[in-house]
Context: one part of a larger RNA
Molecule: small-subunit ribosomal RNA, 3' major domain
Organism: Patescibacteria group bacterium
Parts: sequence; structure tokens; C1' cells
RNA sequence: UGACGGGGACUCGCACAAGCGGUGGAGCAUGUGGUUUAAUUCGACAAUAAGCGAAGAACCUUACCAGGGCUUGACAUCUAGAGAAGUUUGGUGAAAGCCAGACGUGCCCGCAAGGGAGCUCUAAGACAGGUGCUGCACGGCUGUCGUCAGCUCGUGCUGUAAAGUGUGGCCUUAAGUGGUCCAACGAGCGAAACCUGUAUCCUGUGUUGAUUUUCACAGGAGACUGCCGCGGUUUUACGCGGAGGAAGGCGCAGAUGACGUCAAGUCAGCGUGGCUCUUACGCCCUGGGCAACACACGUGCUACAAUGAUAGGAAUAAAGGGUUGCAAAAUCGCAAGAUUAAGCUAAUCCCUCAAAAACUAUCCCAGUACGGAUUGAGGUCUGCAAUUCGACCUCAUGAAGAUGGAAUCGCUAGUAAUCGUGGGUCAGCAUACCACGGUGAAUACGUUCUCGAGUCUUGUACA
Repeated sequence: UGACGGGGACUCGCACAAGCGGUGGAGCAUGUGGUUUAAUUCGACAAUAAGCGAAGAACCUUACCAGGGCUUGACAUCUAGAGAAGUUUGGUGAAAGCCAGACGUGCCCGCAAGGGAGCUCUAAGACAGGUGCUGCACGGCUGUCGUCAGCUCGUGCUGUAAAGUGUGGCCUUAAGUGGUCCAACGAGCGAAACCUGUAUCCUGUGUUGAUUUUCACAGGAGACUGCCGCGGUUUUACGCGGAGGAAGGCGCAGAUGACGUCAAGUCAGCGUGGCUCUUACGCCCUGGGCAACACACGUGCUACAAUGAUAGGAAUAAAGGGUUGCAAAAUCGCAAGAUUAAGCUAAUCCCUCAAAAACUAUCCCAGUACGGAUUGAGGUCUGCAAUUCGACCUCAUGAAGAUGGAAUCGCUAGUAAUCGUGGGUCAGCAUACCACGGUGAAUACGUUCUCGAGUCUUGUACA
């Protein structure tokens, strides 16, 4: 100087407390461990792995396994030779491929011979290639402490020196934020502000829209403790209350993550040093696997019902997407869907009837008109192809489950809870993820305790 303390003082945080809703029990979905397997590819492991990489494994993806093949190779450059490229037929094969044949002669320079560009084939070798190893050789990117308030430097001063001071005291703040005193005076990276969205108003412009207004775009106004009162050491930073105001003390939200920590994560996104394989650890193909299942854990969905379920008619959003696309209306089908097809390159047309709420009716507390797993049968759609292994519809079947032990998680306001809607990925496939709006609470006395963090101080046999 740090680190640590079942030392102290002060302070903060959904950290506790006060509340609301969950997880842990059930069924299912999904990830992980384990086990199994020819293979169940690989990575991630307290917080900071486990609906994570993966914004979507039937083939492909795919890295794994079995079998069938290739060896200058699927891909790049160079040398030599041949041929336009290309189109197409037959045999064999699961395909990849292998074998045999037919058609075909282009572009540029040149009278021609010939040469050149591009593409294909053959040969030999330099080489290609590796999702092989090392994240403890690295770059880049990321998680975490933590959006916590810290981390440093120049000069000066003090000390033999390590170092200290500055960065300390008091007050204050969300903040090393600011005020004031002080051997310090200044400065930098952080905080704040600058950036984006949103809430109010004004002006202008605009069509597909609602011509008083909504909306979009552009410009401007507005909020600054500016005004008043009280408190605060002198009355400074500031605190509390009030007025006005659409908004009040950081208005709300996002983006933004200091010096560093964990040899944290990633060589499988990419790049890359070293090592290693080279008729294979490279490459192509078919089929299988990544989907297995005594079990254990994580994250979710659906429930256990009457604040409900079912049936009916009638209301009310926002934000997105659409030409290899979104598809209306009509007709057919109980339905999934099909047929045909208007419109739309989008404020025009379509996806697109939001749902919960409210109203009317039935059910009457039961394993039920709750719950929907599982299974049987029949279908629809996508796609070469739904057996392993897709989604959906109809009929039948109708399991566990009666609110969940110890324990544990999230959340402080348009939040939790609850209700639907859209998007990306995508041929098809969403209970996941990302966004959007509708309805809309309870509680916070307080900081003793638990966890984490900050400042000062103290002890130490630790570095």
C1' cells in the first nucleotide's frame, strides 16, 4: 500500500421488511446431467452453464455413425496437352459415381496459318483441404462485479524510503454531484450533458387519410429550482412545501459500461501463431443418429375450477409484414382446408372478426358440462420424401391433478398480474425469443437482521 475480520461509524440497492404473483407437488413442452447406443456430433457448469450458441435437426443443415465411392481432390493459383461452351441417349447403381454413344462448333485479333479471353477434360507436381488439438500462445467480440462511483496523471509540498497529499474534514447529491475549509494547484478517463423515442402547444408542407381535429415530415416554443414560503452555520450548495403548468425537481424510457477482476467464455462465427492428418483426421453419396429412456436438475406451458366453464349475439387497440409474396369476395367442406379469383410493389389492397372486459342463457360444487394427457379411427397441408421424426382438423377415448414439504424466484406504477396481436427464423413446424397494445392493482413502518456494494477508520502472525 492492499486484502481480510463472526471490528467500528456513515450510506445505498426489490437486499431485507410490507405486499402481489409464482417455482418446488401433477401432465406436457424444452434444455442439461446420467444411462443406453454403431452414433446418440461439439461447446457452455455457482452467482456469470442448463427455451444457452440454435432467429426454427424429416433430406439439406451436420460437424456424429454404418455402408458405397474419390485421391491435385468439392474450392484457389501455376505448367503442358486436348476440346467451344453446352445439349442429349443407353447400360449399371440406393445414390454418388462408373462405362458406352449422338448432336454441336461460338467471341476477339488475323486474308490465312495461327494466337488470345472464357469454360470443360486429361496428366504430373508445387499445393489445396481439416468444425483436428491448444481460448493456459493470440486478435476480435462477449459475460460479471456494475450504470456501482470510482480509477488516475502533471507540477508542487511532506517523508531516508515504500509512499502520502491532491482523492481529506463539514454540509449536500442518484453521482469524486456541488458548496465551503485545508500544501496544495490544475488536468484526464468515468458521472452528468450532448444522441434517440415519448408526453403539451405553435407554424409550414403533404395524400392514399378524418380539411376545425387525426396522422406523417420539417422547424420552433416549453422545465431552468425560473417564482413564492420555510429550513439550512454567515445563508452557499441544497432540502421540504406551494403556485402556475401538458409535464417539477434526473419528467419517463432507451442507447451509452471508467481503471481493472475472474489465465471467466469463445481456435465450432471469423481471423490467426504453434502442433498435427495428407489414397485421410480431406472430399462426395445413401441410410441412420443429433428425437433413445429405470432416473435427477433447470426454464416454461396447461390446469386443478363458479372472480369459473360452455353457448350466443353485439363492442373496443397498437405495432408490424406482404410480388418466388399477402390474398378479399363467392362456391364446396362439420372443420383443417380446397376451387376460382378481385385488389395490392402499400396511410389505397390483403394478412385482420383482437382477446380479456360488459350483456343474455345453461351448469350447481361433483374428479364434474373442471382438466386435458394418452390412445384408436378417418382426413387436410407443406415438401422428391412426413416410418424412425412435421403441423393442423374431425369423431371417439378421457390419465394425473382438489392449490403443492423443506426451500426458493420476480416485481415499487401504467409496474406486477392478466388478455390477446404481430415479427424474425421459416417450404412446413413456436408453450421459445423479440416487439406491440387492452384491462390494471397491493404495499414500503423502517434499516435490527440476510445478501451485495461504496467512503472513512481500526486490528492483523496474510501478500